[in-house]
């Protein structure tokens, strides 16, 4: 950084798609380790269980337990004294007191408003940012002052009681840093002042810790404000506490925050109000940037805590783990009543493509309480799970060629996987085992993580590679399978038998513990374009003008400083980002410093430019004035002639009219024609034009009136007064609508006649609305220059209209200059090209409108307008990968020009009718083998099917084979013969033993065996070679260099002549060349020379063979500017290519042939191969093609008689002679051929037939013969006799031929035993007619034109109908939802009011009652939104359906636009318009 995709190719426009980066991801396959992060995006759904907010005994009383001490009582043992007892010691036990420790609830204090979660709501001062003030502030810091003396209760506890439970009631006892008076009052509060009012708490062994008041600070909070950031106008008007004021209340505090009164304001196209969506930001992703998208984790702010409402406490809440009420849900219940809120951490269910452990610890950091020890802390620190992401490491290293085995491919040589493996040597990151073992602890202690990180030793290559792709884009190719199937696909597209695109394999490419896919965002996309696009024809200029807001605006002076520029200051939280270091082994990550954070505000400064000043001045823009001028400019009124039609009257008679041709129609009731007169309506010939006028639509006889605009010249004046213009307003062809008139012609609809397959059309005859007028609507057109308006600048040439000036003239014209219009060409420049070019589509500025792929669709819904028709504004679902513009080469045209050809015409003879031959189709068949099948198949392959051929059918046989090579064994080969059989073949018998030799064997041949293989007329001519047909013997087809074009491509090759010809000449941005044309080759025609057998009677001649000559527009004339050339002439055997042949350019038809041959691939292998017999290819209701013979007198028959040429001949041609009516037989001279043989007919002469189905014609059939051949039945040819069919010149249509040709006549070969040959190929004999033209048919060539065709007109393509599917509009209705409004009801609760009876701590409070407000609820009407809905409308997409043929060529009626009517459908018709 680009690429693919519209076309036959090109350039452009334009969409779609891809390559990049990213993610809180998910899914598929796979999975070794570590570090660091991240982890319910969906149901703000419901939650079992545990934990997440407590702490203080140094505030207080009490209960329980333990210990110690003291006192008292009872009692046991024991000692002493003693003997009804006393004293002592040790123990047990009970009570009381004191002290210490532990536990429990309670009163009290502080905390619970932090921390943690979520993103419902919110479009808002919620957030971000900048300023500000009328405020509050517990704990903390600093400063000042004080801390005096009292009082009465109460919880807990105890007693009694109610209740299932939660809880509660009554009585009684008690403490405080709980509560309440009193005193004091500097400061504080109220007050103008005087004056009045307000406080406290104690605890402790010690040090100390508290308490009250005031001031200040820090931090926190509250409120206000400028600016900023979503979509929608198919939401345009909203608002009544609404906007402001006065007063009062409320609050910590400003304020309609609330209330009373007063005023009627306030917001809005710079988007109010409404609807939809959404937490905002730092940032994150992407991007070169500007931007675009986004708001997970981390951080700041906000909002919320099942849903809704409310207050209390408090420094702070309208309070996640508080209270009250209502609602829904869940749970308990003894049915009376109660309990609950994971959007805290784990976890469960559910939803979902999808998101973790009911873990450890307070060791660290931080928080609450406490004087502290400490306690609490699911904050936090850690571990666990997950490749979810990023980063790092590894899966071994070196050596190793028998290039192993094996796989794959293969041209069978080999190549490749591949130094890859094995093997040898080595290492140990990782792994396993053992030993040691931290930092993290700034603090005496204390480590969850953790026996973790890390270190050492040992072991052993050991434990560790996948995924996607390989047609192009896009790096990477082969084989097999499949056969438009299965499937792939991001786009183009791939697959119908040789798939690098499907599936598998081998190989390769890319990334790698991941790789792909899917989803989403940015990029590429300059494809919304500020940077950075466009609007003549591709999408796109409003039909035109006026004009408010808005935007922009001439020259100059001064001031100002809003924009602008500069500097400084403040801020822009931290993190992030960039950069320099540092710490984890590195990196990711973390951390320190610096920068940046493009923003905002304030201050100071500059004054060029823009703005501002109702500042001053100017005249070039604009306007006014004067004079002159042109004009279909507009409106109204009047008026004129020509023509059509009608009416009347005459003349006049049979037609008229209409068309390609007709008919309907008019006319003997007198038309048409003609003459005169009259009526009426509409339109204005000539002039007339590239002309004129108008903003556009548009405007045309003439006159008058009223009126708008424009141009020129010259002077004076105003002094920027200007340009453009969203919304708005006015005008606006034709058609159409309403009312009232009018109606000659024309003429939708309609009727009739034609045409046609049909003809709802085109053509014809009629004809109503309409066309005309007045008034009122409509508001659209291809309303076009497909080109918005204004201003300035940028070569010229040439027409024309209006004006002015100059020159000149008697006056003019001409000419020159200049202004304003209107045309044609053209330079620079622009454009994709076409083209535009001072009338720009050039160069610039300003303003407005419009476009963003095609279709759906200018459609639906909604709104506005309209009487209606409809207009205007204007989507989406769905669908396609294109749609489109300009130009290029072809092809085509019922486009044009020129030219050619037996193409037509002019002629001659045929075919099509008959019979037969032959080929084909069809039918039939066991088989009727196969191919060819428009021209370019069909007497074609086949130049010869009885067997063979033969490929087909039936039957019988063979399986290394009928044929080839290799190997082994046997035998020479070969010949004769027997049996069976249809034959192939099977089973035997006999004869025979050869050639070479180093004596082993070998060569050829035969038989048997083995497997490699043979074989195939089996398939594919759409895999091929070769060959061939056709366009076409048409004159074309190309190349090199140069030049032109952005390019495809063009030029050359066009043009003017000419030719059979791209043949030649001339011109020309071309100059040359090649393949074709022509010539060179062959034959024939004339002559010469030479030779001459087998030719000739003969030197000659003819003939034969061979070598030469000859013809070139060479000569003359005419024509043409000239040339090329043409025409005429001379000479000549031949004259303009002498005639005929061979020779066939680039290419076209996937033309024909795999069955002539060759050949890739596929298929068959005891058969699709091979052999044999018989049959078939000849089959016959029919159809077609090509021929033969005829239909007769230009003839038939009979007799006589004449003249060729090409060719062929030894398994041959065969003479003479002879037999037979003949076919033919016998015969065999001669001939390997200019020697012999095969050989003419029409013709000529004479006779006969006499117009008939015949003396024409010969089919068919019968009988008898001949020939070939093993064989003649299916199925040969010939002869004789007999038979004697159709047919009397052939419909529509169609073929050949231009001179030795057509036509007629016979002759000869090839193939071949014979022949179905009337075919085919050659030969000669006789021998015409017509064309001096190109209108038409067919084919072809060149140039040009149009094209929506390029598979190329056998093209493309439109609409209805039928069927299937898809999305969508309407619709009686139905369901649901969110709001708003009216009314009813109204919990809790604040505030206020009342309070007689109750309670109390009594200036009062509780309790009770009431009022206002109000959540939820109920109800009513109206509107909106979503879903659904019988039926219905069109749309889109589908395989080869049906009907027509509307469009593209003049598309066969030029097309299209608007409008109206009609019609199965495309469409048709009327009116006006455009040229695309």
């Nucleotide at each position: 950084a680009g690429a693919g995709u519209u076309u036959g190719a090109u350039c452009c426009u334009g969409g779609c798609u891809c390559a990049g980066g990213g993610u809180u991801a998910a899914c598929g396959c796979u999975g070794g380790c570590g570090a660091u992060a991240u982890g319910u995006c969906u149901a703000a759904u419901a939650c079992a269980u545990g934990c997440a907010a407590g702490u203080c005994g140094a505030g207080c009383g009490c209960c329980c337990c333990u210990c110690a001490c003291u006192u008292u009582g009872u009692u046991u043992u024991u000692g002493a004294a003693a003997g009804u007892u006393u004293c002592g010691a040790a123990g047990a036990u009970a009570a009381a007191g004191u002290g210490a420790g532990g536990g429990g609830a309670g009163c009290g204090g502080c905390g619970a408003a932090c921390g943690g979660g979520u993103g419902c709501g919110u479009a808002a001062c919620a957030c971000g940012u900048u300023g500000g003030a009328a405020c509050c502030u517990g704990c903390c810091u600093c400063g000042a002052a004080c801390u005096c003396a009292g009082g009465g209760a109460u919880a807990a506890g105890c007693c009694a009681c109610c209740u299932a439970a939660c809880g509660g009631u009554g009585g009684u006892c008690u403490a405080a840093u709980a509560c309440c008076g009193g005193a004091u009052a500097g400061u504080c509060c109220c007050g103008a002042a005087a004056g009045g009012g307000u406080a406290a708490a104690g605890a402790u062994u010690u040090u100390u810790c508290g308490g009250u008041u005031c001031g200040a600070g820090a931090g926190g909070g509250u409120c206000c404000u400028g600016c900023g950031g979503c979509c929608u106008a198919u939401c345009a008007g909203c608002u009544u506490g609404u906007u402001g004021g006065u007063g009062a209340g409320a609050u910590a505090a400003a304020a309609g925050c609330u209330c009373a009164c007063c005023a009627a304001g306030g917001c809005u196209a710079u988007g109010a109000c409404g609807g939809g969506u959404a937490g905002c930001u730092g940032g994150u992703c992407u991007g070169a940037g500007a931007g675009g998208a986004u708001g997970a984790u981390c951080a700041g702010c906000c909002a919320c805590a099942a849903u809704g409402g409310a207050a209390c406490u408090g420094a702070g809440a309208u309070a996640c783990g508080g209270u009250c009420c209502a609602u829904a849900c869940u749970c308990c219940u003894a049915c009376g009543g109660g309990a609950g809120g994971c959007a805290g951490c784990a976890g469960u269910a559910g939803g979902g493509a999808a998101u973790c452990u009911u873990c450890c610890a307070c060791a660290a950091u931080g928080g609450g309480c406490g004087a502290a020890a400490g306690c609490c802390u699911g904050a936090u620190g850690g571990a666990g799970c997950a490749a979810u992401a990023u980063c790092g490491c590894g899966u071994g290293a070196a050596u190793g060629a028998u290039g192993a085995a094996g796989g794959u491919c293969g041209a069978a040589a080999g190549a490749u996987c591949g130094u890859a493996a094995a093997g040898u040597u080595c290492u140990u990151u990782u792994c396993u085992g053992a030993g040691g073992g931290a930092a993290g602890a700034a603090u005496u202690a204390u480590g969850a993580c953790g026996g973790u990180a890390c270190c050492u030793c040992a072991g052993g290559a050991a434990u560790a590679a996948g995924c996607a792709c390989c047609g192009g884009c896009u790096a990477a190719c082969u084989c097999c399978g499949u056969g438009c199937c299965a499937g792939c696909a991001g786009c183009c597209g791939c697959g119908g038998u040789a798939a690098u695109a499907c599936g598998g394999a081998g190989g390769g490419u890319g990334c790698a513990a991941g790789c792909g896919u899917u989803a989403c965002c940015c990029g590429g996309a300059a494809u919304c374009a500020u940077u950075g696009g466009g609007c003549g024809u591709a999408a796109a200029g409003c039909g035109u003008c006026c004009g408010c807001a808005g935007g922009c605006g001439g020259u100059u002076a001064u001031g100002u400083a809003a924009g602008u520029c500069a500097a400084a200051u403040a801020u822009u939280a931290a993190a992030u980002c960039u950069u320099g270091g540092a710490g984890c082994c590195c990196a990711a990550c973390u951390u320190c410093g610096a920068g940046a954070c493009u923003g905002u505000a304030u201050u100071u400064g500059a004054a060029a430019c823009u703005g501002c000043a109702u500042u001053g001045a100017c005249u070039a823009g604009a306007g006014u004035u004067u004079u002159u001028c042109a004009g279909a400019g507009g409106c109204a009124c009047g008026u004129g002639g020509a023509a059509u039609u009608c009416u009347g009257u005459g003349u006049g008679u049979a037609g008229g009219g209409g068309u390609u041709a007709a008919a309907u129609c008019c006319g003997u009731a007198g038309a048409u024609a003609u003459a005169c007169a009259g009526a009426g309506g509409a339109a204005c010939a000539c002039c007339a034009a590239a002309a004129g006028c108008g903003a556009a639509g548009g405007c045309a006889g003439c006159g008058u009136g009223c009126u708008g605009g424009g141009a020129a010249a010259a002077u004076a004046c105003u002094g920027a007064c200007g340009c453009u213009c969203a919304u708005g307003g006015a005008c606006g062809a034709a058609a159409g609508c309403g009312u009232a008139g009018g109606u000659a012609g024309c003429g939708a609809a309609c009727g009739g006649g034609a045409u046609u397959a049909g003809a709802u059309a085109c053509c014809c005859c009629g004809g109503u609305a309409g066309u005309c007028u007045a008034c009122g609507c409509c508001g659209u057109a291809a309303a076009c220059g497909a080109u918005g308006g204004a201003u300035a600048c940028u070569a010229g040439u040439u027409g024309u209209u209006g004006g002015a000036g100059g020159c000149u003239u008697c006056a003019a014209c001409c000419c020159c200059u200049u202004c304003a219009g209107u045309g044609a060409c053209g330079a620079c420049g622009c454009u994709a090209a076409c083209g535009c070019a001072u009338u720009a589509a050039g160069u610039a500025u300003c303003c407005c409108g419009c476009c963003u792929g095609g279709g759906g669709a200018g459609u639906a819904c909604g709104g506005u307008c309209g009487c209606a028709a409809g207009a205007u504004u204007a989507a989406a679902a769905c669908u396609c990968a294109a749609a489109g513009g300009a130009a290029u080469a072809g092809a085509c045209g019922g486009g044009g020009a020129c030219c050619c050809a037996c193409a037509c015409a002019a002629g001659c003879g045929g075919u099509g009718g008959a019979g037969c031959a032959u080929c084909u189709g069809g039918c039939u068949u066991a088989a009727u083998u196969c191919g060819a099948u428009a021209a370019u198949g069909a007497g074609c392959g086949a130049g010869g099917a009885a067997c063979c051929u033969u490929a087909c059918c039936u039957g019988g046989a063979c399986u290394u084979g009928a044929c080839a090579u290799c190997c082994c064994g046997a035998g020479a080969a070969u010949u004769u013969u027997u049996a069976g059989g249809a034959a192939a073949c099977u089973a035997g018998a006999a004869a025979g033993u050869g050639c070479c030799u180093u004596c082993u064997g070998g060569a050829a041949c035969u038989c048997g065996g083995u497997g490699a293989c043979a074989g195939g007329u089996g398939c594919u001519g759409c895999a091929u070679g070769g060959u061939u047909g056709u366009c076409g013997u048409c004159a074309g087809c190309u190349c090199g260099u140069g030049c032109c074009u952005u390019g495809a491509g063009g030029u050359g090759u066009u043009c003017g002549g000419u030719u059979a010809a791209g043949u030649c000449c001339g011109u020309g941005a071309a100059c040359g060349a090649g393949c074709g044309c022509a010539a060179c080759c062959c034959a024939u025609g004339u002559c010469u020379u030479a030779u001459g057998u087998u030719g000739u009677a003969u030197u000659u001649c003819u003939c034969a063979u061979a070598a030469g000559a000859g013809a070139c527009u060479g000569c003359c004339g005419a024509u043409u500017c000239a040339a090329a050339a043409u025409c005429g002439g001379a000479g000549g055997a031949a004259g303009g290519u002498a005639u005929g042949g061979a020779c066939g350019a680039c290419g076209u038809c996937a033309a024909a042939u795999c069955a002539g041959c060759a050949u890739g691939g596929c298929c068959c292998u005891u058969a699709u191969g091979u052999c044999c017999a018989g049959g078939g290819c000849u089959g016959c209701a029919c159809a077609g093609g090509u021929g033969c013979u005829a239909c007769a007198a230009u003839g038939g028959c009979c007799g006589a008689u004449a003249c060729a040429a090409u060719g062929g001949g030894c398994a041959g041609c065969a003479a003479a002679g002879u037999c037979g009516c003949a076919a033919g037989g016998c015969g065999g001279a001669g001939c390997c051929a200019a020697u012999c043989c095969c050989u003419a007919a029409a013709g000529u002469c004479g006779g006969u037939c006499u117009a008939a189905g015949u003396u024409c014609g010969g089919a068919u059939u019968g009988a008898g013969g001949g020939c070939u051949g093993a064989a003649a039945u299916u199925u040969g040819c010939c002869c004789u006799c007999a038979u004697g069919a159709a047919g009397u010149u052939g419909g529509a249509a169609u073929c050949g031929c231009u001179a030795g040709u057509a036509a007629a006549c016979g002759c000869g070969g090839a193939u071949c035993a014979g022949c179905a040959a009337u075919g085919g190929c050659g030969c000669g004999u006789u021998g015409a007619a017509u064309a001096u033209g190109u209108u038409c048919c067919u084919g072809g060539g060149u140039c040009u034109u149009g094209u929506a065709c390029u598979c190329a007109c056998c093209g493309c393509c439109c609409g209805u109908c039928a069927c299937a599917c898809u999305a969508u509009g309407g619709a009686a209705g139905g369901u649901g939802g969110g709001g708003g409004c009216g009314c009813c009801c109204g919990a809790a609760g604040u505030a206020c009011c009342c309070u007689u009876a109750g309670c109390u701590u009594u200036u009062a409070g509780c309790g009770g009652g009431g009022u206002c407000c109000u959540a939820a609820g109920g109800u009513g009407a109206a509107a909106c939104c979503a879903c659904u809905g019988a039926c219905u409308g069109g749309a889109g997409u589908g395989a080869a359906g049906u009907c027509g043929u509307a469009a593209c060529a003049a598309g066969g009626u030029a097309u299209c636009c608007g409008u109206a009517g009609g019609a199965g459908a495309a469409c048709c018709u009327g009116c006006g318009g455009a040229u695309g």
RNAcentral holds the sequence, with entries from SILVA. A computed fold for a 1476-nucleotide RNA from a microbial mat metagenome, annotated as small-subunit ribosomal RNA. It matches the Rfam family "Bacterial small subunit ribosomal RNA". Rfam links the family to the GO terms structural constituent of ribosome and ribosome. Its mean pLDDT, the model's own confidence on a scale to 100, is 84.